Predicted 3D model of a 1454-nucleotide RNA (small-subunit ribosomal RNA) from an uncultured bacterium. The prediction has a mean pLDDT of 85.
RNA sequence: UAGAGUUUGAUCCUGGCUCAGAACGAACGCUGGCGGCAGGCCUAACACAUGCAAGUCGAACGCCCUAGCAAUAGGGAGUGGCAGACGGGUGAGUAACGCGUGGGAACCUUCCCAGUGGUACGGAAUAGCCCAGGGAAACGUGGAGUAAUACCGUAUAAUACCCGAAAGGGGAAAGAUUUAUCGCCAUUGGAUGGGCCCGCGUCGGAUUAGCUAGUUGGUGAGGUAAUGGCUCACCAAGGCGACGAUCCGUAGCUGGUCUGAGAGGAUGAUCAGCCACACUGGGACUGAGACACGGCCCAGACUCCUACGGGAGGCAGCAGUGGGGAAUAUUGGGCAAUGGGCGAAAGCCUGACCCAGCCAUGCCGCGUGAGUGACGAAGGCCUUAGGGUUGUAAACCUCUUUUGCUCGGGAAGAAGGCAGUGACGGUACCGAGCGAAUCAGCCUCGGCUAACUCCGUGCCAGCAGCCGCGGUAAUACGGAGGAGGCAAGCGUUAUCCGGAAUCAUUGGGCGUAAAGAGUCCGUAGGUGGCAACGCAAGUCGGCGGUCAAAGACCGGAGCUUAACUCCGGAGCGGCCGUGGAAACUGCGUAGCUAGAGUCCGGUAGGGGUAGCGGGAAUUCCCAGUGUAGCGGUGAAAUGCGUAGAGAUUGGGAAGAACAUCGGUGGCGAAAGCGCGCUACUGGGCCGGAACUGACACUGAGGGACGAAAGCUAGGGGAGCGAAAGGGAUUAGAUACCCCGGUAGUCCUGGCAGUAAACGGUGCGCGCUUGGUGUGGGCGGGUUCAGACCCCGUCCGUGCCGGAGCUAACGCGUUAAGCGCGCCGCCUGGGAAGUACGGUCGCAAGAUUAAAACUCAAAGAAAUUGACGGGGGCCCGCACAAGCGGUGGAGUAUGUGGUUUAAUUCGAUGCAACGCGAAGAACCUUACCAAGGCUUGACAUGUCCAGGAUCCUGCUGAGAGGCGGGAGUGCCUUCGGGAGCGCGAACACAGGUGGUGCAUGGCUGUCGUCAGCUCGUGUCGUGAGAUGUUGGGUUAAGUCCCGCAACGAGCGCAACCCACGUCUUUAGUUGCCAGCAUUGAGUUGGGCACUCUAGAGAGACUGCCGGGGACAACUCGGAGGAAGGUGUGGACGACGUCAAGUCAUCAUGCCCCUUACGUCUUGGGCUACACACGUCCUACAAUGCUACGGACAGAGGGCAGCAAGCCAGCGAUGGUAAGCAAAUCCCAUAAACCGUGGCUCAGUUCAGAUUGCAGGCUGCAACUCGCCUGCAUGAAGGCGGAAUCGCUAGUAAUCGCAGGUCAGCAUACUGCGGUGAAUACGUUCCCGGGCCUUGUACACACCGCCCGUCACACCAUGGGAGUUGGCCACGCCCGAAGUCGUUACUCUAACCGUUCGCGGAGGAGGGCGCCGAAGGCAGGGCUGAUGACUGGGGUGAAGUCGUAACAAGGUAACC
Repeated sequence: UAGAGUUUGAUCCUGGCUCAGAACGAACGCUGGCGGCAGGCCUAACACAUGCAAGUCGAACGCCCUAGCAAUAGGGAGUGGCAGACGGGUGAGUAACGCGUGGGAACCUUCCCAGUGGUACGGAAUAGCCCAGGGAAACGUGGAGUAAUACCGUAUAAUACCCGAAAGGGGAAAGAUUUAUCGCCAUUGGAUGGGCCCGCGUCGGAUUAGCUAGUUGGUGAGGUAAUGGCUCACCAAGGCGACGAUCCGUAGCUGGUCUGAGAGGAUGAUCAGCCACACUGGGACUGAGACACGGCCCAGACUCCUACGGGAGGCAGCAGUGGGGAAUAUUGGGCAAUGGGCGAAAGCCUGACCCAGCCAUGCCGCGUGAGUGACGAAGGCCUUAGGGUUGUAAACCUCUUUUGCUCGGGAAGAAGGCAGUGACGGUACCGAGCGAAUCAGCCUCGGCUAACUCCGUGCCAGCAGCCGCGGUAAUACGGAGGAGGCAAGCGUUAUCCGGAAUCAUUGGGCGUAAAGAGUCCGUAGGUGGCAACGCAAGUCGGCGGUCAAAGACCGGAGCUUAACUCCGGAGCGGCCGUGGAAACUGCGUAGCUAGAGUCCGGUAGGGGUAGCGGGAAUUCCCAGUGUAGCGGUGAAAUGCGUAGAGAUUGGGAAGAACAUCGGUGGCGAAAGCGCGCUACUGGGCCGGAACUGACACUGAGGGACGAAAGCUAGGGGAGCGAAAGGGAUUAGAUACCCCGGUAGUCCUGGCAGUAAACGGUGCGCGCUUGGUGUGGGCGGGUUCAGACCCCGUCCGUGCCGGAGCUAACGCGUUAAGCGCGCCGCCUGGGAAGUACGGUCGCAAGAUUAAAACUCAAAGAAAUUGACGGGGGCCCGCACAAGCGGUGGAGUAUGUGGUUUAAUUCGAUGCAACGCGAAGAACCUUACCAAGGCUUGACAUGUCCAGGAUCCUGCUGAGAGGCGGGAGUGCCUUCGGGAGCGCGAACACAGGUGGUGCAUGGCUGUCGUCAGCUCGUGUCGUGAGAUGUUGGGUUAAGUCCCGCAACGAGCGCAACCCACGUCUUUAGUUGCCAGCAUUGAGUUGGGCACUCUAGAGAGACUGCCGGGGACAACUCGGAGGAAGGUGUGGACGACGUCAAGUCAUCAUGCCCCUUACGUCUUGGGCUACACACGUCCUACAAUGCUACGGACAGAGGGCAGCAAGCCAGCGAUGGUAAGCAAAUCCCAUAAACCGUGGCUCAGUUCAGAUUGCAGGCUGCAACUCGCCUGCAUGAAGGCGGAAUCGCUAGUAAUCGCAGGUCAGCAUACUGCGGUGAAUACGUUCCCGGGCCUUGUACACACCGCCCGUCACACCAUGGGAGUUGGCCACGCCCGAAGUCGUUACUCUAACCGUUCGCGGAGGAGGGCGCCGAAGGCAGGGCUGAUGACUGGGGUGAAGUCGUAACAAGGUAACC
């Protein structure tokens, strides 16, 4: 020392991305009241108009001007002095002794302080000024004369200065004035400032590894204030560099600043120290000091002036302008203060500075009011319509006056001996008056993150820091209301630190997440055993110096507070010095033997190299025997073979590899090593303890070895076998399979240097419980001896496992445990182990190794599922075994499609399709056309005329429209009320309009499958596991046993209904054994039986036997009507399918409102080239047909069922009894039985289609009903691929009834009749359950996912080149200038002089070296661009295939 979001279905870990914080010279958007303090070109070191920014001294000097009579005062240019080297600006350059820190010696230092001594005598010029003259100007020239604290000489000057070893030599001065001072000269010392040297520290790149010629050193000389290759001559050949030279890029450094817990990281605005620079480059002069921002010279670029001849300039001073830019201020006031220059001073100068102006740029402070005020105004918003919220908020009442405005007063800052002196400024501050009066915004509200609703929008518009929102109910977009946060600001953006332990010193890792080099040897380096003495480098602590000030911290003080400022104080730490300590490290000396090595004796071994030898097999060749095939595969074919294969026998040749032994056995550093023998040779282990005496470990670079493939040269070549060929397979098959087959595989010499070179685990050493194998050795016990066996020990190699470790998996004395030493390596995924560059290589390629761009992940382990052309176990009419169908025909019906004005809508794999629809002619009806209505066909409320209501005319297709008439009702407490209704207005009605992906409810389905869960406990960091797994068993998670589980719930089963047996109760409408009776259970009688419908009994593996574990259970048996769930039904766990239904109903939201509502007529839902589903009827003789005969159950019936009778061939009609039904009716059941016919044919099968004639229902059968009779007599002769149902009273077959319904049934729902076959079995298909395994799937295999190609965009490599920048080198030219040289010209002082001149010295010129810019040539580095080209990335639906993930369908991978 705080964390959070984001990879997953979930978990844990790794890991990146992102956020919350602080900061800022900021900018941008919206907004803006005041004050204080600070800050304000980060970009173009781009260019600059204008003004100002450095002058001063008359007490150094002469002169001029003005005023004055003068004294004198003021001014001016100049000589001279001092200062213009400070102050101010900027950060271009600089990676450097530049800076920081600490030291050092070979130096200088104006002004200042202190000391000592001096200040004497002379001289010659010169500016100004005047004259003349040149030039446009800038500015020159000549002449005359002149002063000084300007210049020069001489003197003097020491033990004191300089040179020199010494002797000796050399060198000063200035005066001024107000007479007291200020100066001047020499010198000593100090102080201050500066120059130089050194240790240490100071960015990135090694894809920059070698650099260096004044280079390194020496000697001598020159030069400087001074050391020094600083420069030169000569001599030597050095110097620097992996502890990173050189080169490239970037950069002023520091105190500090920001951040951070700190260590660190980042930064170097303002303030302060140092450095560097002053248009660019070079140069020197003057001076104490400069190579000089507002000085000089030269060159260059640029700008300006010009009379074209020449000149002038340098804001990175303060303002200001243009420009650049996202962006940064006034051409202000004042020297009052502080400081600086000059001056004796007054003073002058000072864009330093002090102030003011502009800017919310920042920090700090204040205000925009305070109190009171409703069960709470209005308005807004929401609303479940009740209310909630805005909200004490407002209004109202009371109060205050900070701020503001006006007025009055009014500073400190000022220090002088007195006086005077304030830019700021009439400012701060104080007082009075006025009046709530003048003053609030910005951002946000899905999670992170504090704050939620409505409307609009509808993957659009948009948002977004990350995750992500938006496709009609968006708390995520836009608006509104409300809320949260901050507040004169608030947000956004950029940047830095933090969080990030995400470069890990503090403080990380490397078996599988990124990461151990393929292995070993070894250099530098790092690290190093025991004991002694010494040293004191590290180390430890003491003292001293220093690390400027400011800042930071602590304490205090001043502005009303704070910010701000001032005063005082302290620590950690760095460097240096000093004197100590001696444990540890180091160093030295002398030792030791436990590490290491040597030696001696043994021992195992596919360790290595070379040579020799061997047999089996294969192929080939020869010969024999022998004949038609062989070979190969899933099946085949190519291939071989009648020219004799294959098979078999014998003989021969060749090459390669060495079966058995053989073993998680051995050896080796790894790669790797396997027939036998021989030679040479390396290493290990064991035993001994003689020798050495730390000789050790690791190891950057470096070196050696290094599978396979590959390359080179020469051999060899049996088998195998890339490529290429053929045959198959396939949609294709450049594959998998097959037939052949070249390189290669083998040997020798050389190269290459990589592998999933793996234990995915670097090497060495020490320490830390065990068990059990195995290989090598030694010792002991046992034994007479040996073997076996047992015990101990050392080394190697496996398995299991404890502690501990680990994210988990796992590791676990062979560590992935606990420690030490050293090396290598990692830092999100992709791009990429790629590009470029370098090195190596014959090449292939290897090694080293990025970036742009892009993504919000990529990933490890484990979990639960799901899935697998994974495994095991087990079920199901799942297959198989059977029976009958469908698919072919005709018809019915539904659907698709098509058509149509409409063919209403829905249902769509199983699980839509004779489904919603238990019945569309109208109605239904939702669709279409046409005609109408608009408070409506229907509901509630208000008003109102009227009784309600009934009859009726005309018109119209009808709805409707226009009329006529009848009629005075019901209840009443007499107020009125109820119901009906023409009409009116408004709330509203209405909608089969949309959304089943907003919903409720209901339903289907997996599936009547045996499963799905919970509590507590336990295990696991966790998801989760356990229980529920296991052994048995069952129809079953059914039960038993076992078990870290113990229990429980929903499911299973049972409880319910029906059927089957019996008992009992009851006996009509049912029944009839016996009695009587009849045509007849018709009647009497009876209730035994049947039956009816109530209640009970019964079945539980209860009993016996076998098996099993003595269990559960199972097999068999007995009894029983029924036996192991008796049969059938009802009943459907957690859930899945956004399954179905908004058109049953309900319902949110949206939509329509003279219509998407409603009424009506007609039409449509009934269409028809087709396609599919489901049925019906058939194709016939187990049949059809005619006649005769028999036996049900369950139902329905009053707008009904209808007997009987009559009519009709019949449908049906007429009439009519009975029956609201165990009573009457529908109602003859049919298959079946008997008899006759039919005789295999499109038929006496089949019945479609059509014609005619009828019947029924209904307002109405045209579109479009059903039935009847007669006639007609289609397809069809058992159905391709494929496919369905069924395991027993089932299938098959036969009829009956019912609901719907006016009518309409091949459908549906029920009912009974007749009544089979088969099941070996679980390999296969389908579905399911449990366990297990793999997984890159989780929208879960209808999953995931790879690569080419095509298109678009983006960045990037190569590229003939093109074009810039930077750098060094070579040569040419060569300005200014220093230095050297020359002695050509000129020359006041001084010296000499013969007075002509000469000398010394000076100036100029010439020459030379160096030398900036410039030119030429080649080169290095780097950028931009480039036809074309390479790969890469990204993109909603493109193309081709299917490589990977399951055994991914050929295991995958290197």